[in-house]
């Protein structure tokens, strides 16, 4: 210097759940809380998943189908950045 990531050190993030706020919802953010994570950092670019306000169609008294311009990177891939490196 490079690679691996079974274990070690420093540091970091924070699932479920609770609560407040925002949102039509999915979900997001703050606080508490830790299941986990070497990229659980960033980007919705490809696939995937969730929602369906608005819109379209249907329907005609109460409710259907489709649709992302809304979300998820802690689903996978890709791109960018990045700690340690004892062995």
């Nucleotide at each position: 210097c490079a690679a691996a990531a079974u274990u070690c050190g420093c540091g970091g993030c924070a699932a479920a759940c609770u609560u407040a706020u925002c949102g039509a919802a999915a979900g997001a953010u703050g606080a508490g809380g830790a299941c986990g994570c070497a990229a659980a950092a960033c980007u919705a670019u490809g696939g995937g998943u969730c929602u369906a306000a608005g819109g379209a169609c249907a329907g005609a008294u109460u409710a259907g189908u489709c649709u992302a311009c809304g979300a998820c990177u802690g689903c996978c891939a890709a791109g960018u950045u990045g700690c340690u490196g004892a062995u």